[in-house]
Context: one part of a larger RNA
RNA sequence: GAGUAGCGAGAGACGGGUGAGAAUCCCGUCCACCGAAUAUCUAAGGUUUCCUGAGGAAGGUUCGUCCGCUCAGGGUAAGUCGGGACCUAAGCCGAGGCCGAAGGGCGUAGGCGAUGGACAACAGGUUGAGAUUCCUGUACCACCAAUGUUCGUUUGAACGAUGUGGGGACGCAGAAGGAUAACAUAUGCGCGCCGUUGGUUGUGCGCGCCCAAGCAGAGAGGCUUGAGAGUAGGCAAAUCCGCUCUCUUUAAGGCUGGGCUGUGAUGGGGAGGGAAAUUUAGUACCGAAGUGUGUGAUUUCAUGCUGCCAAGAAAAGCCACUAGUGAGAGCAAAGGUGCCCGUACCGCAAUCCGACACAGGUAGAUGAGGAGAGAAUCCUAAGGUGAGC
Numbered sequence: 001g002a003g004u005a006g007c008g009a010g011a012g013a014c015g016g017g018u019g020a021g022a023a024u025c026c027c028g029u030c031c032a033c034c035g036a037a038u039a040u041c042u043a044a045g046g047u048u049u050c051c052u053g054a055g056g057a058a059g060g061u062u063c064g065u066c067c068g069c070u071c072a073g074g075g076u077a078a079g080u081c082g083g084g085a086c087c088u089a090a091g092c093c094g095a096g097g098c099c100g101a102a103g104g105g106c107g108u109a110g111g112c113g114a115u116g117g118a119c120a121a122c123a124g125g126u127u128g129a130g131a132u133u134c135c136u137g138u139a140c141c142a143c144c145a146a147u148g149u150u151c152g153u154u155u156g157a158a159c160g161a162u163g164u165g166g167g168g169a170c171g172c173a174g175a176a177g178g179a180u181a182a183c184a185u186a187u188g189c190g191c192g193c194c195g196u197u198g199g200u201u202g203u204g205c206g207c208g209c210c211c212a213a214g215c216a217g218a219g220a221g222g223c224u225u226g227a228g229a230g231u232a233g234g235c236a237a238a239u240c241c242g243c244u245c246u247c248u249u250u251a252a253g254g255c256u257g258g259g260c261u262g263u264g265a266u267g268g269g270g271a272g273g274g275a276a277a278u279u280u281a282g283u284a285c286c287g288a289a290g291u292g293u294g295u296g297a298u299u300u301c302a303u304g305c306u307g308c309c310a311a312g313a314a315a316a317g318c319c320a321c322u323a324g325u326g327a328g329a330g331c332a333a334a335g336g337u338g339c340c341c342g343u344a345c346c347g348c349a350a351u352c353c354g355a356c357a358c359a360g361g362u363a364g365a366u367g368a369g370g371a372g373a374g375a376a377u378c379c380u381a382a383g384g385u386g387a388g389c
Stems, first nucleotide, its partner, number of pairs: 012030006031386004039366003045346002049344001050074006059067002079140002081342004086117002091112003097106003121138005141338004147332005158325002163321004171308004177301003182295005188209006194202001210268002214263004221256004226247006233241002272286002309312001352361002368380004
């Protein structure tokens, strides 16, 4: 320079409390804002910022009794969620090997590697802070197994590849149907209320009218012929697959399958009612109804169906087959066992990326009502917020 520029989109007002001190902290009332978000869940990233108590030097564009700040203490509980003890993709590593002045490059076998495949838990409650993890109730998966029973031991029970085959297994677009979620409505059901009025016992007003996995049953829809014989292919073998022939069938059987019904549930939850107390609350505790009708998904059946051309991963789990192993094995079943890592909190943001408590950027899921074609837009619910002069 100069007490100058600036104090970074936005609505606050009042009352009470705390305190040395209050526009700024806490509580309450009214008002206002978002509401395909300014709500909720979650990935990445952050890494204790979470909760409680205390504090106010500095940080906070003012203030500060307050804080994502300082100090101390506490907090993250899993057979089933995500990852590993399973599988492979791009890519990476790479025994031998090939190449190269050296360092090294490429690459077979093999391995690593999810953003994909496979894989067993749901509902409710609870803390100041954790929950599909704790608790309650009801389940499921793998393995071990007392005991009982059945079969078998060369007249071979059972297991069974690292091998072989099937399957897993996949594009895009479109249309129709079933179902459910969700929502609306009711002179239905239940609970509460009856007015300082112009008006309130009325077809009044307000609120609510549910529940999973699992187990069992029936089953919309979708897909699919079945049997025998032969056989030189599937790097050996095969009863499996393929190929050929014969017979047979559009219907039985098989596979898949959301939702439904019953059970789970004499349970949970539930509008509402609502204490005592010294240490405090809408807490403990109690707890009604639970139906009809309509609308109806972008969800699911569905990796379905139909159409099209640019013709749309792999491997394992799984099923079958033999090679082979072979003396024990199957069923029922009391009971038992179940490892490692993550789990707090923020997560369209003051906790991430932008030097900042920065009008920028940031993948996915849920996504209510009125008007509307609509996830547009305006107003609202649940929920959140009033932007640090």
Molecule: large-subunit ribosomal RNA, domain III
Organism: Clostridia bacterium